[in-house]
RNA sequence: AGAGUUUGAUCAUGGCUCAGAUUGAACGCUGGCGGCAGGCCUAACACAUGCAAGUCGAGCAAUAACGGUCUUCGGACUUAUUAAAGCGGCGGACGGGUGAGUAACGCGUAGGAAUCUGCCUAGUAGUGGGGGACAACUUAGGGAAACUUAAGCUAAUACCGCAUACGCCCUACGGGGGAAAGCAGGGGAUCUUCGGACCUUGCGCUAUUGGAUGAGCCUGCGUCGGAUUAGCUAGUUGGUGAGGUAAUGGCUUACCAAGACUACAAUCCGUAGCUGGUUUGAGAGGAUGAUCAGCCACACUGGGACUGAGACACGGCCCAGACUCCUACGGGAGGCAGCAGUAGGGAGUAUUGGACAAUGGGCGCAAGCCUGAUCCAGCAAUACCGCGUGUAUGAAGAAGGCUCUAGGGUUGUAAAGCACUUUCAGUAGGGAGGAAAGGUUAUAGUUUAAUACGCUAUAGCUGUGACGUUACCUACAGAAGAAGGACCGGCUAACUCCGUGCCAGCAGCCGCGGUAAUACGGAGGGUGCGAGCGUUAAUCGGAAUUACUGGGCGUAAAGAGUACGUAGGUGGUUAAAUCAGUCGGAUGUGAAAGCCCCAGGCUUAACUUGGGAAUUGCAUUCGAUACUGUUCAACUAGAGUGCAGCAGAGGAAGGUGGAAUUCCAGGUGUAGCGGUGAAAUGCGUAGAUAUCUGGAGGAACAUCAGUGGCGAAGGCGACCUUCUGGGCUGACACUGACGCUCAUGUACGAAAGCGUGGGGAGCAAACAGGAUUAGAUACCCUGGUAGUCCACGCCGUAAACGAUGUCUACUAGCCGUUGGGGAGCUUGACUCUUUAGUGGCGCAGCUAACGCACUAAGUAGACCGCCUGGGGAGUACGGCCGCAAGGUUAAAACUCAAAUGAAUUGACGGGGGCCCGCACAAGCGGUGGAGCAUGUGGUUUAAUUCGAAGCAACGCGAAGAACCUUACCCGCUCUUGACAUCCACAGAACUUUCCAGAGAUGGAUCGGUGCCUUCGGGAACUGUGAGACAGGUGCUGCAUGGCUGUCGUCAGCUCGUGUUGUGAAAUGUUGGGUUAAGUCCCGUAACGAGCGCAACCCUUGUCCUUAUUUACCAGCACGUUAUGGUGGGCACUCUAAGGAGACUGCCGGUGAUAAGCCGGAGGAAGGUGGGGACGACGUCAAGUCAUCAUGGCCCUUACGCCUGGGGCCACACACGUGCUACAAUGGCAAGUACAAAGGGCUGCAAUCUCGCGAGAGGGAGCUAAUCCCACAAAACCGGUCGUAGUCCGGAUCGGAGUCUGCAACUCGACUCCGUGAAGUCGGAAUCGCUAGUAAUCGCGGAUCAGAAUGCCGCGGUGAAUACGUUCCCGGGCCUUGUACACACCGCCCGUCACACCAUGGGAGUGGGUUGCACCAGAAGUAGUUAGCUUAACCUUCGGGAGGGCGAUUACCACGGUGUGGUUCAUGACUGGGGUGAAGUCGUAACAAGGU
Repeated sequence: AGAGUUUGAUCAUGGCUCAGAUUGAACGCUGGCGGCAGGCCUAACACAUGCAAGUCGAGCAAUAACGGUCUUCGGACUUAUUAAAGCGGCGGACGGGUGAGUAACGCGUAGGAAUCUGCCUAGUAGUGGGGGACAACUUAGGGAAACUUAAGCUAAUACCGCAUACGCCCUACGGGGGAAAGCAGGGGAUCUUCGGACCUUGCGCUAUUGGAUGAGCCUGCGUCGGAUUAGCUAGUUGGUGAGGUAAUGGCUUACCAAGACUACAAUCCGUAGCUGGUUUGAGAGGAUGAUCAGCCACACUGGGACUGAGACACGGCCCAGACUCCUACGGGAGGCAGCAGUAGGGAGUAUUGGACAAUGGGCGCAAGCCUGAUCCAGCAAUACCGCGUGUAUGAAGAAGGCUCUAGGGUUGUAAAGCACUUUCAGUAGGGAGGAAAGGUUAUAGUUUAAUACGCUAUAGCUGUGACGUUACCUACAGAAGAAGGACCGGCUAACUCCGUGCCAGCAGCCGCGGUAAUACGGAGGGUGCGAGCGUUAAUCGGAAUUACUGGGCGUAAAGAGUACGUAGGUGGUUAAAUCAGUCGGAUGUGAAAGCCCCAGGCUUAACUUGGGAAUUGCAUUCGAUACUGUUCAACUAGAGUGCAGCAGAGGAAGGUGGAAUUCCAGGUGUAGCGGUGAAAUGCGUAGAUAUCUGGAGGAACAUCAGUGGCGAAGGCGACCUUCUGGGCUGACACUGACGCUCAUGUACGAAAGCGUGGGGAGCAAACAGGAUUAGAUACCCUGGUAGUCCACGCCGUAAACGAUGUCUACUAGCCGUUGGGGAGCUUGACUCUUUAGUGGCGCAGCUAACGCACUAAGUAGACCGCCUGGGGAGUACGGCCGCAAGGUUAAAACUCAAAUGAAUUGACGGGGGCCCGCACAAGCGGUGGAGCAUGUGGUUUAAUUCGAAGCAACGCGAAGAACCUUACCCGCUCUUGACAUCCACAGAACUUUCCAGAGAUGGAUCGGUGCCUUCGGGAACUGUGAGACAGGUGCUGCAUGGCUGUCGUCAGCUCGUGUUGUGAAAUGUUGGGUUAAGUCCCGUAACGAGCGCAACCCUUGUCCUUAUUUACCAGCACGUUAUGGUGGGCACUCUAAGGAGACUGCCGGUGAUAAGCCGGAGGAAGGUGGGGACGACGUCAAGUCAUCAUGGCCCUUACGCCUGGGGCCACACACGUGCUACAAUGGCAAGUACAAAGGGCUGCAAUCUCGCGAGAGGGAGCUAAUCCCACAAAACCGGUCGUAGUCCGGAUCGGAGUCUGCAACUCGACUCCGUGAAGUCGGAAUCGCUAGUAAUCGCGGAUCAGAAUGCCGCGGUGAAUACGUUCCCGGGCCUUGUACACACCGCCCGUCACACCAUGGGAGUGGGUUGCACCAGAAGUAGUUAGCUUAACCUUCGGGAGGGCGAUUACCACGGUGUGGUUCAUGACUGGGGUGAAGUCGUAACAAGGU
């Protein structure tokens, strides 16, 4: 410090997610030791049991025990000690716990004045003399108990008067008032009632003044969220008097006034203890408030006071309530949010431990006692820190595992082995420090009358440790007792095998898994951590995704529709004053701990000790004065006013005008009009439409008219008049910052809509009808009502848009245009210039890009508004506005990992332009109808083997299924196998014959013993046996190779370098011409190149040379009935080798003079001459695992092999491709002529004979330019048939045969005789073909024993038509739009149906909380007090003062009633929303998305 994820790719915007750190954590797996720290975050839920606050005998009396003395032996007295109920003192207000409440002077920080303060400390002054009670105790009662009543006795440092009063308090300044307590130690004089007095010391007590400490009160500032909480408040705000308090104060009360708080957020609601700090972060910030420390609040819930220095009191009291417990039912007791512990809650948090040894607290003179504070131990890896689980050597790179290309690699120096060490744990022994005190003795000092006592210091002795089997040290033995968890697709370090097969599962995000998963599960290996490792939860970070530091708003979310204007914010020039802001210094404070730095102590570290720095803050004070503010004085450049002009659809009101539509009346006139893609509805013989004349009425104002004008925006358009707003220009005068922006507010605000009343020509929602359509509640047509118009009043929204807030300043130019001004001259339709508008281009700059660019989206300033992922949703609820419609303000649950902007490349478009093709058109002939052949589907079957599926499957694989083929079915066999290699044994191999069987096979049998040899044996072959293995037309063409089809013989597809762009990409390859062609030329930020095109290759068309047999025969001979038959020849034809030829080369025209095109000449051939081979980058997961090869999977007495028979040939049907026809351009019969290219020894087969024929017999010739297949057929010539289901057509069937072959039944071909079906030219639709082509005619070949209407070739005869590119199909280039990229067979919207989820409404229902009104009134306090009662004081002895009880009044908790607010839960039914695998209906949007 970043990364992943939207896209085919890119940049941006924007969310989601990850890597880091942290935790009072929990869970999973695992677990050796130690140090150090922390350990109920949930139920402030309920609590059994024990402990947590006592102490003082030196305050008091009584009692008991040990001891001592005396004794009448009953007992009495007594010192020191111990124990302990009671009275009394001090302490239980600290310490400890918890965070419920509290949004507050509660807390933090800085200040303040009107206060109190026990114990402590310093000072001053005292501590005299009396009195009356009450506990304990005794007696008598009540009660189950808790406890309680009555009578009697008694002490005090308990209580109460009196005296005294330096200081103290009150005061009217005269005066008045108020206190105390003793106890202990020691003691020389003196006195004594022998108790003491007295003196002294110590501790107390009283009064008072200071201090310290602690506490109370007041104030400034800071301190969470919500405005869908905007008003709140009657003791409320202030004053006066009084009361009250320790003290100020409405704290309380009476009276008076009517104030106080609030947009700088009152009130209300929700949430929350606050801080030092902790955590994160570079910081600013954010989150948090466990442990430790400070403050606050609370103690079962609510209320209350008492005591006291201090409480409205955790382990005190009273009352009410809930709950629990005891009970004899009458009544009582209790409060773990102290330490342990229990139940419960929960994912979740420890022992009913030890000790007061230390530190501290309470009491005490002290010893000491108490102390769950504290110090320790226990439990749990809860966090942090440290240590260990060995070290060195060790290659045969062991075995085993895993993997493998079979060689190896890896685990891996790892192990074993060998040599060492012993930390920690274990055993044994030793052994600090935490201890200071205290007691006692001695000495010294102090106090004192005192060498007592007490206190202080020093020294000696004694002596206190829970932890503790302490830390630490030494010895002993032995590698001995000690390693796991997570991850390995990317982010993110780390890869292979097996299993699984969209299953099981994983997942933080993207996403993996549908038979080769580095993503699931296991294993091997690896990576990073390590006594831990992962997961979950939470916080910050990354996130500049709330932006102060540090973001944005034209199109991504985002400028209110516009203006005016209040508060607020901000503000021109000059001078002075001030010093509030600002800046600097000083002082105080900012607790300690923590963080940081330095140093020290534990072996180190964590931890801890000391010091420093820091604490960015606040307050006080002293200074500085530039800037800002404030005050005052001035100025004119901003702003405004006056004067003179100018332009304008600016606004309002009134009036006027013409064109047009419609209607009415009349005239002319006749059959249609109207409307559409085409029609129909509609109108019209009752006279329409058309045309003319006249009239009525309403609405809108053609031309001018213009990126022209005006206005704040909405908006404004005939003409005239009146009223009126704003702007601009010019020159002067005046005011003197009066300015800008603007939350709330106010005004204006298109269309539609609403209300009332008018008006209504045209147009026209709704509606009706006609069409269209699968439907058509639409688009189109005919009608037509609200409305549109006017007046008045509402509404307040629009893509109210420049999708661009207002104001100001600055920053290159060029060209238009509107309204003014100025200058110049050549006075013009002129030129220059300056302003205010309004447009187009363009530089810098900005922008994600597009683009903006003096009219900024540039550079800056001021102010306002708004945004923070998509959906849910601009919705719900609430509020406000509205007559309503609705508007405005405006969420959440839930859900997704995207949604979005700009640009790029493609693809697509019922977008555009250009061009091509038998693509259409023009023609010729077919298919689709019939019969048959053949292939396919379907059906059938034991099986009808398998594959191919739009074009690009279907006479396709198959160039040929009777058996074989054959893969399928049924049956019979075999199991190292029909086939390959290796091993062992036996035998040559092989062969004859017979039997069983359907055969495979099995059994028997005859013959035979071979070849090479180094004599061991070996090679080939056969049989047997064991195992490695064979075998598979089994699966996967979506794991593959190879081969092939297709777009398409279409003209395209790319690269290097350069340049442009942030980039994807572009350029080149686009443009102008041209071509069959990205063919060529020109232009050009491109220049070149490659694969394609073309050419080179084959064939055909012309000629030449060479060659001459089997081809040929012109000329010369011979011969035949005839034939190149023969001699001979190589001239011709042919054959087959090599050459020539054609290149827009020549001429004319055209074109840019180019490329080229058009025409012509010559030529056998003319513009790639015809045909073929040749198929760019790629597309279709196209086809083929059944040609072959091959990964993986599967079968192994079978999914392999052999064999017989059957099937692939089935047949209600459908489709494709063909053949034959339907006839006269024909059929039949007879005669006559002309090919090419092939094949032939398992072969072709002539002549001849036989047969009607298929064919048979026989066999010459030919290994082929020689012989054979082999007579080509259409054609031609005459004849016949005469339009008929025929002399057409030949299916089907019967009979008889031939051939091939082991074998023609299922199931061959052919022949002959007979039979003679459908069919009379074929609906919708559809195919081929542009010249030697279509059409038509025959011939040959491959396969093959036999079996073509198919396929591949060959020649014969031989046409018609093409105006042209509008349309259909396919394709190419450029451009445009796009929400498509699996790319239009795309994407995608809404209703309905089903399931689930959250949510709104809802008659209501049930809780919580709260306001108001009223009732009620416990305990308590205060006031009053007729009743009852009363020790201290007074008394005239009667009583009084004062007190208590009771009663009553005020306040008030719980409770109750009524009525509201608010919030939560729930509710029949209901509304929309979201999600979901393939549901239904349509097709709204994206292309002009078909309106």
Small-subunit ribosomal RNA from an uncultured prokaryote, 1491 nucleotides, folded computationally. The RNAcentral record of the sequence draws on ENA.